[in-house]
Context: one part of a larger RNA
RNA sequence: CUGGGUGUAAAGGGUCCGCAGGCGUCUUGUCAAGUUAGAUGUCAAAUCCCAAGUCCUAACCUUGGGUCCGCAUCUAAGACUGGCAGGAUAGAGUGUAGGAGACGGAAGUGGAAUUCCUGGUGGAGAGGUAAAAUCCGUAGAUAUCAGGAGGAACACCUGUGGAGUAGUCGGCUUCCGAACCUAUAACUGACGCUCAGGGACGAAAGCUAGGGAAGCAAACAGGAUUAGAUACCCUGGUAGUCCUAGCCCUAAACGAUGAAUACUUGGUGAUGGAGAGAUUAACCUUUUCGUCGCCGAAGCUAACGCAUUAAGUAUUCCACCUGGGGACUACGGCCGCAAGGUUGAAACUC
Numbered sequence: 001c002u003g004g005g006u007g008u009a010a011a012g013g014g015u016c017c018g019c020a021g022g023c024g025u026c027u028u029g030u031c032a033a034g035u036u037a038g039a040u041g042u043c044a045a046a047u048c049c050c051a052a053g054u055c056c057u058a059a060c061c062u063u064g065g066g067u068c069c070g071c072a073u074c075u076a077a078g079a080c081u082g083g084c085a086g087g088a089u090a091g092a093g094u095g096u097a098g099g100a101g102a103c104g105g106a107a108g109u110g111g112a113a114u115u116c117c118u119g120g121u122g123g124a125g126a127g128g129u130a131a132a133a134u135c136c137g138u139a140g141a142u143a144u145c146a147g148g149a150g151g152a153a154c155a156c157c158u159g160u161g162g163a164g165u166a167g168u169c170g171g172c173u174u175c176c177g178a179a180c181c182u183a184u185a186a187c188u189g190a191c192g193c194u195c196a197g198g199g200a201c202g203a204a205a206g207c208u209a210g211g212g213a214a215g216c217a218a219a220c221a222g223g224a225u226u227a228g229a230u231a232c233c234c235u236g237g238u239a240g241u242c243c244u245a246g247c248c249c250u251a252a253a254c255g256a257u258g259a260a261u262a263c264u265u266g267g268u269g270a271u272g273g274a275g276a277g278a279u280u281a282a283c284c285u286u287u288u289c290g291u292c293g294c295c296g297a298a299g300c301u302a303a304c305g306c307a308u309u310a311a312g313u314a315u316u317c318c319a320c321c322u323g324g325g326g327a328c329u330a331c332g333g334c335c336g337c338a339a340g341g342u343u344g345a346a347a348c349u350c
Stems, first nucleotide, its partner, number of pairs: 004321003007304002012318001014201004021194003025088007033081002035077008048066006091191001092188003095184005103177007110154001115149007125136001162169002206247006215241002220236004258317006266295012299306002323350003332343004
């Protein structure tokens, strides 16, 4: 390299957009680049293959034929791929009428609870644990009532419910913005699919600057436990957690399953629409489209299992794998304020 693979054995990029590239619906005409057929020229000799000959035989050698699978030119064909010109509507998109939603951004606002402050009542404990102690309290704690401050998170509803490309998204109201689904079939007419490089987004932790700080809580301190206890338990407690602006760019970023299209027995639920039947109406029955689950046929699989949401049957494009360790490392490049990220070996060893 080929072959073979990528749910769990090594292997799907964290996700999306997208230039180049690759691939691409039906139909008419034309060209003849690819393609196919024929002819001519060339493809040195030797080598190689076949046959014959000659040295006693073989190898070697000699002769004849083939091969040299290629390239160039000319002639022809016109199915398929392609170019050009025209047409179509099943892919893709637009319009119209409806629909559901924790989808994103901004502003405003609400109640419960914790903590703190002030005042009242009250008078000895409270807190914590397996048990204790540190700790708090006669300078009046805990408890309870009233008032106030401030920050963060939104009980019930809540549901293998919904939305989003993924990360993720949950009190309520308003504004701005986006996507999706159903019905219809008016419009455009292949405008499509996938994408190396590239761009954007990307939990938590972390970083820079300025705010904020109720609770929680790395580090740290003390009390316990213990042989010890740099822990688990307890009392405290700073970064951080929150906001604004900017970085970082990693996760078991998981469905450990790339995207798109088509096809392939069924059953049973959830969810968002729509049509039909019956009915005064509703409940109801049935059909269909989209989405989310469970169970299972064929088939596939090493097995487990997957099974119309495929890991089945096919096609297109991208990414990735090639024994374990060394090594999510070294060196170098690029990026970053740093932390570090990304790309990524070898010696050696089994």
Predicted 3D model of a 350-nucleotide part of an RNA (small-subunit ribosomal RNA, central domain) from a metagenome. Its mean pLDDT, the model's own confidence on a scale to 100, is 86. RNAcentral holds the full RNA, with entries from SILVA.